[in-house]
RNA sequence: AGAGUUUGAUCAUGGCUCAGAUUGAACGCUGGCGGCGUGCUUUACACAUGCAAGUCGAGCGGCAGCACGGUCUUCGGACUGGUGGCGAGCGGCGAACGGGUGAGUAAUACAUCGGAACGUACCUUUUAGUGGUGGAUAACGCAUCGAAAGAUGUGCUAAUACAGCAUAAUCUCUGAGGAGGAAAGGCGGGGACCUUCGGGCCUGUCGCUGAAAGAGCGGCCGAUGGCUGAUUAGCUAGUUGGAGGGGUAAAAGCCCACCAAGGCGAUGAUCAGUAGCUGUUCUGAGAGGAAGAUCAGCCACACUGGGACUGAGACACGGCCCAGACUCCUACGGGAGGCAGCAGUGGGGAAUUUUGGACAAUGGGGGAAACCCUGAUCCAGCAACGCCGCGUGAAUGAAGAAGGCCUUCGGGUUGUAAAGUUCUUUUGUCUGGGAGCAAAAAGGAAGUGCUAAUAUCACUUUCCGAUGAGAGUACCAGAAGAAUAAGCACCGGCUAACUACGUGCCAGCAGCCGCGGUAAUACGUAGGGUGCGAGCGUUAAUCGGAAUUACUGGGCGUAAAGGGUGCGCAGGCGGACGUUUAAGUUAGAAGUGAAAUCCCCGGGCUUAACCUGGGAAUUGCUUUUAAGACUGGGCAUCUAGAGUUUGUCAGAGGGGGGUGGAAUUCCAAGUGUAGCAGUGAAAUGCGUAGAGAUUUGGAGGAACACCGAUGGCGAAGGCAAUCCCCUGGGCCUGCACUGACGCUCAUGCACGAAAGCGUGGGGAGCAAACAGGAUUAGAUACCCUGGUAGUCCACGCCCUAAACGAUGUCAACUGGUUGUUGGGAAUUUAUUUUCUCAGUAACGAAGCUAACGCGUGAAGUUGACCGCCUGGGGAGUACGGCCGCAAGGUUAAAACUCAAAGGAAUUGACGGGGACCCGCACAAGCGGUGGAUGAUGUUCUUUAAUUCGAUGCAACGCGAAAAACCUUACCCACCUUUGACAUGUAUGGAAUCCUUUAGAGAUGAAGGAGUGCUCGAAAGAGAGCCAUAACACAGGUGCUGCAUGGCUGUCGUCAGCUCGUGUCGUGAGAUGUUGGGUUAAGUCCCGCAACGAGCGCAACCCUUGCCAUUAGUUGCUACGAAAGGGCACUCUAAUGGGACUGCCGGUGACAAACCGGAGGAAGGUGGGGAUGACGUCAAGUCCUCAUGGCCCUUAUAGGUGGGGCUAGAAACGUCAUACAAUGGCCGGUACAAAGGGUAGCCAAGCCGCGAGGUGGAGCCAAUCCCAUAAAGCCGGUCGUAGUCCGGAUCGCAGUCUGCAACUCGACUGCGUGAAGUCGGAAUCGCUAGUAAUCGUGGAUCAGCAUGCCACGGUGAAUACGUUCCCGGGUCUUGUACACACCGCCCGUCACACCAUGGGAGCGGGUCUCGCCAGAAGUAGGUAGCCUAACCGCAAGGAGGGCGCUUACCACGGCGGGGUUCGUGACUGGGGUGAAGUCGUAACAAGGUAACC
Repeated sequence: AGAGUUUGAUCAUGGCUCAGAUUGAACGCUGGCGGCGUGCUUUACACAUGCAAGUCGAGCGGCAGCACGGUCUUCGGACUGGUGGCGAGCGGCGAACGGGUGAGUAAUACAUCGGAACGUACCUUUUAGUGGUGGAUAACGCAUCGAAAGAUGUGCUAAUACAGCAUAAUCUCUGAGGAGGAAAGGCGGGGACCUUCGGGCCUGUCGCUGAAAGAGCGGCCGAUGGCUGAUUAGCUAGUUGGAGGGGUAAAAGCCCACCAAGGCGAUGAUCAGUAGCUGUUCUGAGAGGAAGAUCAGCCACACUGGGACUGAGACACGGCCCAGACUCCUACGGGAGGCAGCAGUGGGGAAUUUUGGACAAUGGGGGAAACCCUGAUCCAGCAACGCCGCGUGAAUGAAGAAGGCCUUCGGGUUGUAAAGUUCUUUUGUCUGGGAGCAAAAAGGAAGUGCUAAUAUCACUUUCCGAUGAGAGUACCAGAAGAAUAAGCACCGGCUAACUACGUGCCAGCAGCCGCGGUAAUACGUAGGGUGCGAGCGUUAAUCGGAAUUACUGGGCGUAAAGGGUGCGCAGGCGGACGUUUAAGUUAGAAGUGAAAUCCCCGGGCUUAACCUGGGAAUUGCUUUUAAGACUGGGCAUCUAGAGUUUGUCAGAGGGGGGUGGAAUUCCAAGUGUAGCAGUGAAAUGCGUAGAGAUUUGGAGGAACACCGAUGGCGAAGGCAAUCCCCUGGGCCUGCACUGACGCUCAUGCACGAAAGCGUGGGGAGCAAACAGGAUUAGAUACCCUGGUAGUCCACGCCCUAAACGAUGUCAACUGGUUGUUGGGAAUUUAUUUUCUCAGUAACGAAGCUAACGCGUGAAGUUGACCGCCUGGGGAGUACGGCCGCAAGGUUAAAACUCAAAGGAAUUGACGGGGACCCGCACAAGCGGUGGAUGAUGUUCUUUAAUUCGAUGCAACGCGAAAAACCUUACCCACCUUUGACAUGUAUGGAAUCCUUUAGAGAUGAAGGAGUGCUCGAAAGAGAGCCAUAACACAGGUGCUGCAUGGCUGUCGUCAGCUCGUGUCGUGAGAUGUUGGGUUAAGUCCCGCAACGAGCGCAACCCUUGCCAUUAGUUGCUACGAAAGGGCACUCUAAUGGGACUGCCGGUGACAAACCGGAGGAAGGUGGGGAUGACGUCAAGUCCUCAUGGCCCUUAUAGGUGGGGCUAGAAACGUCAUACAAUGGCCGGUACAAAGGGUAGCCAAGCCGCGAGGUGGAGCCAAUCCCAUAAAGCCGGUCGUAGUCCGGAUCGCAGUCUGCAACUCGACUGCGUGAAGUCGGAAUCGCUAGUAAUCGUGGAUCAGCAUGCCACGGUGAAUACGUUCCCGGGUCUUGUACACACCGCCCGUCACACCAUGGGAGCGGGUCUCGCCAGAAGUAGGUAGCCUAACCGCAAGGAGGGCGCUUACCACGGCGGGGUUCGUGACUGGGGUGAAGUCGUAACAAGGUAACC
C1' cells in the first nucleotide's frame, strides 16, 4: 500500500466483498509446563445454608456461662464478683466507611473552569473552663398474657444515661437598656500538709464543655462541553419577576398570601426514544469513528412505592414505620423475611469459577493498651479466557530401506525423514537443601520533658527480639533416562500451497466471484504441500481499508444530485481612506488539567509479559499582561459597487376596449342531377323527401395566412390581425446627484403551460368518453364515419410537466473568427469602413471533462450565498402532518430483496433505417415439380427383428459404385470359450489330402494316405505350419462426434481476413483497409498519418478452340483392289507459337479504366475444370480409419441355419413414364463420341416369335469384341377418341444368373389394359453449344438401375432493367442485442412462500387531565385522657405524651384524552420463486417514434 466483482472488451461512476488490528467472548477439533492478569455482557429474576460490623469492664449496675482463689462441707456438694474475665442489659463510639450493582437518570447527573450565602464527629493549633445538686430507668426479682414473636403490671438500682442550679466568652438574641447561656468523669502515681481514714491535696494521662482558627470532608450556585428524532413547533399559572412572611446548616418560588404578565423556543423549547458520566480502552498516518469490562474518580440504587426518626453526617444494602407483591412459620388468633456483600443454589442463557485459607502483610472500626472484629484485603482452587516465556530433543546417517501415493512404467515423491550410531537433560519424575514477604508494637538500658519527685506518662537513642495464611513456595544441588509432551486450518482466483480416486446439477461447498449435469487442482477421501503452532479455525462485535458523509478530503449538463420562476425578513458574506476599541486573533506569564494509562530514560523479577522510580505529555479550561496587522464594534470621510434625475431608442412584455378580412360550418333561396364522402382496399355516413357542385343573401364562434427570421420581448410559465386607452421592464448616451444604500437567501409571499374542478355564459371547427364501420386469430387500438365533456369568455380554485440549456443567482479574470438584433462614436462620394456597449447564434486556442463535449453567454481560473446527492428495487409508495370542493399536491420512511443498477465511448451483430454494388435474386423467357401410375429415399406405424447413421437451406435415388444366402451390424434357434485374428511360454506333430458316418448346419465320430526347407558327417537344432495346455491377452459396427485427430459439408470462388513499424486515443480500439474513380476482384489509379508486408483475388496447372514443328501403327490415303507404298489430309501425342487492352478513335483527371473499331481461329478472365483466405455452425462422421475415457469378457466376443433390413392406414422429398398428331405404330435409310473386355468381351454361322441357346473365330485391344447409336430423313397408317394415346395391374408360358429366385431378382412371349385429357395454393432449374430433347458407355456387379458418373447428336427463347422477394459485400445510422433478433423484454391472471399497509375491533405499557380516596409520617390545631425531674407550702402551673382533627401525600378506585407495542375475520399493493396462461407494450423508424 491494495485486491475481487457490472462489459464481448474499455474508461469512469457506484455499491457489495476480502486481506489488518482488537475482544470480559462463545462454539468445533486438539492440548506439556510456568509467570502475570481476567472471569453472569443474559432475568435490577427468585434465593436454602454459612459468614460479610462490631468494640469498649480504664463509663455503669452487675455476674448467666468458663477458669482460678477463698469459706463451709454430710465429701454428693453448697456459698462467695475476691481474681482472670464476661452472656444479656444501661451507656459511648462505630454502624452514613469499606463491599455490590448500573435499574433509573439527557440533567437535582458527569467533565472542565469559576463562585458565595453554609455545615463539619473524629484530627491539629490557640484560648477559657471542667463547681454544685436532683429525679428516674433497664438489667434483676415477683406476677400475668401469648403457639410463637413478644408484651404487660409491680418492686429495687448505677453511670461519661437524663434534668436543673452556679459561673462564662471574641458565643447567641436585642428595642442596645439588657437578656439568654455548658461541662463528666475514668485510670495511674505520690513527698510534704490535712483527714471523718473513705480520702482531701498534688501530679500525669485519657476524657468532657465553651470559643476562635486550620486541614480534610460535605451541601449549594453559575458558565462551557458531550446521544437520536421536526413524520415532536410551540411550551409554561408557582409558571417569570417583585416586595412581605415562613423555612433551611445555607442562597433561592424552596413554601405561602398579594401584585405585575412575564419566562423558554428553528443557535431546536416541549415531547418521544435510547443511555449511568469521566480518566480512559480499541482502531486509525492523522483528523476522526466505536466503546465506557477489569483499575481509578463522581453519581444513582438496595424486593416495589411512600415516609420520617436517630445522628456531625442517612431520609440509611446486612435500621425503623406504612402500603403492595412474593416466600416461610402458625395452635389460624397472629408473626417472620429481603445476597445488585463473599461463597453457593435454582432459573435464564452461546456463556462466566470454590458453600477454600488467613488476618502474616496493607487498610478500616472500637479500645489507654494488650487485643477483638474485618468474605475490605492478601493468598490458594477452577477455566488455554487473554498476554508473555519455555519445551516436545541435538549431531551424524543413502542401501536414497520398507510401506504409502503418483507414474509417460523409465521413475518420481514422502526423504536425512525413519532405522542405526554418538550426545544433551530445559520440562516432567524422585531425593536433599532453601530465600524474601518481618517491621513496628511489647520488653531491657540510657537520655530529655511534665513534676516537689528518682513515681507515672510522653518522646529520642540503643539492645534484645515474638509473629507467615500462602508453603516447604520461588530458587539451588543431585539421580536415572530421549525418556513425559503436536495439533489445527487451508491448497480455483483474491491468497502462500496439486495430484489420484469416488461422486455425476446428486451428495455437497461457498467471504465475494462462483464450483458440481462422467475426465471436478472448488464436493468427499487419500498422498503430498502451505500457513500458524499449545494452539488452530469458525461465529459474533468494533475501527480500518471506505476520499463510501469528503474539517483534513467528494460531488450535482448526460452516472444519484440545480429548487418551475422571481421578490424578500432573519441568517451568511461584503468597496476605498482615517481614527478609536480590543470581542475574535497572536504572543508571554500564572493556576489547573487526580492517580493509574500512553510515550521516553532508568531499576526489579534468569528473559518477557508484569511491577516500579523519574521525566515528558495531557493538544483543554481559567486568570492576567502585551500587540493592534487582519476580521468584528464605534465615529468621520470618499466614489470605482448600487441607485436617482434628464434625453433618445427597440420590442408578439402585461391589462382593458373597439374594428377587420380570409376560411370552416349552419340556415334560406336559385341553377342542376346522381352520386358524394372516405380508404391500402372498403364499409358505416350523406343523397331522388334533390345531396355533392355552383350562385346570392344571412347567422355564429374560434383562430389571425403572407410578413416570419438559430428575429424581438418577458423572471419563468409564455407572448403574433389591426386601432385606441392604461401600465411594467430593458438597452444606449452625456451631465448632475445620493454616498456602500450591496450580493445571496432557510421559513415566508407572489407568479406559474396543459389537463382538471366550481358558478354563469358561449359553442363554428377540433375532439377524450361513447357509438358505428373496417382491420385482425382477437383489436376494448392504429384507419374511417359520427360525436359529448372540453377547447373560448368572466370570476374562483388547482400548483404540477422532459416547468430542459436536463447547466441556481451574483461578481472578477482569461487568445480569437464569422453571422445577426438594438443603440452610440468616428469616418466615407456611398446604403462605405472601423471602433464600442447590450443581446442572440455558429466554429474554435489554452484549460477542463470518464468520455461525449464545454470553451469571454464556460462545463476554464476564483470568490459569496442558497438548493440538492450518497447502490438498485421496494417508492416518490405507506403512515402521520399541512394544503385542496374533489382529483390530488407537498413533506416522506421501514421491513424485505438483489450484486449489481446506471453513464460515456469501442468492436461486432441486428433493423418491417439509409446510400452504393453484386448474384438465374427478381424481372424477361424456356422447360418442369405440386394432380396420375410406378421406382426410390424418409417420417410415422407395425413387427421377434423391421440394424445403424444423416433431419431447414447444408437430411430425404444421402453413407449404399448393387440387402435372395453372403454382405449384416438386427431377430429366433443351435453351438464355441485363449477364442475367427496378433504376440509370448511349454509339449507334440510337417503341412496337407482322401473315405465313411450323425446332424438343418456349424460341429462331431471312425478310418486311411503323407513327409518337405536350411545348417550339420550324424545325432540334432532352427524357420515356417498344425494341434494340445495354462495364463498374460485377444475381440466388440458396444457408449460418448458435447473428450479428440483426420476427412467433409456450408456461408462462398463471396472479396474479404490480418500483421510489423509509425501516428491518434487514459483505454477498449482507431488509422492503414476510409474517401474520389474503376474492376469479376482490398483489381488498379489518384488522394490521404501513414509506410510496408502476409493469407486470399489474379497468374502459374489440366482440358477445349487455331496454327506450326516432330513422330507416325493397329490410324489415314490423292496410288483401281489386295499386297505393298506414301505420311499431303483426317487422326493420334509430344513440343512450341498465339491474346498483351498490344494498335486506332472517343470518354475520363494528362491516371486507372471504360466504350467502339481494325486485324485475328480466338478480344478484353476466350469456354470448362482443378484450386476454397481468417473464420462460422460444440454442423457431419467413434459404423472408413486412428484414438482418450467408460462398459462387456462362457458374452455386448465367435460360428451356423432360418428370418428381417423388401412390412403398410397415412404423409413428404427426388425421379421415371405419360396424358398424345411438333405424336403413336409400321417399313426403309444416314451420321457420333467416350468407354469396357481373359474367372472377360465374345464375331460369323445355326436354332428359337423372343428373352436366349448353340457355336467357337478373334482379341491382354487406335488391330478383335461389346456395338445396330437414337432423335433425324423418306414413305405409309391412325384423325382427337380414354384412342393404334398411356402403360400400371393381374393370369399363363418361358429364359438367364446363381448351392438356392417362396418370403425377395432381372428379362421374354401371349393375354389383360388401371389412373391419367397438362395438374390448386405454392414452388424448382437454366443466360449458349446453355435450356430442352435424343440415344451411347462405365463403375458397382454371379444376377439385378427409372439411381449415379461420363459421352456425344439435334439445338432454342429472353435479359427493358434493379422498384420489389432472397442471399451477399462496402460505407453510414439507431440499439436496452453480445448465446448477438430464433436477441432482449413488459403487464395481468393462476400457484407457493415472505415481509408490510388498511381493518369492525381486542389486549398490554406509558404519559397526562378531572374526581374519589387517604396508611404511615411530619407540621398546624385541640374540647378528651395521662404526666418523674423545673416553679409552687399546696391547689395548681410550665413542659411533655396519647387520642382526635386539618393540610400535604403513597397504594388504590372511576372517567376522559395522548402516545406506543402486540394481536385481528377480511382486504390492498409489494418482493421472490420451475421450462404455467394470455397477449407483445418497450429496445431498430420495434413495425402507430418514444418519453413527461